[in-house]
RNA sequence: UUCUCAUCGAGAGAAGGCGGAGGGACUGGCCCGAUGAAGCCCGGCAACCUGCCUGUAUUCGUACAGGCAAGGUGCUACUUCCUGCAGGAGAGAUCCUGAGAGAUGAGAG
Numbered sequence: 001u002u003c004u005c006a007u008c009g010a011g012a013g014a015a016g017g018c019g020g021a022g023g024g025a026c027u028g029g030c031c032c033g034a035u036g037a038a039g040c041c042c043g044g045c046a047a048c049c050u051g052c053c054u055g056u057a058u059u060c061g062u063a064c065a066g067g068c069a070a071g072g073u074g075c076u077a078c079u080u081c082c083u084g085c086a087g088g089a090g091a092g093a094u095c096c097u098g099a100g101a102g103a104u105g106a107g108a109g
Stems, first nucleotide, its partner, number of pairs: 001109008013042001016041003022032003026084001028082002043076003048072003051068007080101001085098005
């Protein structure tokens, strides 16, 4: 960097430390930010993968369900903040569905 699969309306510091102006991928909006942004550390959340435990089935390899959170990631304002393409509902404001894009994990090249 490409492909495949799964997930993305829940959860996590309203006063932890360092840091200093930016940030929410991109577009257009709408927001957050010196009552301190990004980033780093700590804390926390979750449970995708590994591991461990319990139960059921077993063609004994494992599969499924539940649990723990030790290891690998991830996440920790706003639905992936909304939106960009297509379709539908509505007089309209607006709403609904799907795709695309993006993010994360696992696998493959």
The RNA shown here (SAM riboswitch aptamer (S box leader)) has 109 nucleotides and comes from Aneurinibacillus danicus. The sequence was found by an Rfam model in a public genome assembly. Taxonomically the source falls in Aneurinibacillus (Bacteria, Bacillati, Bacilli, Caryophanales). The coordinates come from a structure-prediction model, not an experiment, and the mean pLDDT is 86. Its Rfam family is "SAM riboswitch aptamer (S box leader)". Its family is annotated with regulation of gene expression in the Gene Ontology. Rfam's curators write: The SAM riboswitch is found upstream of a number of genes which code for proteins involved in methionine or cysteine biosynthesis in Gram-positive bacteria.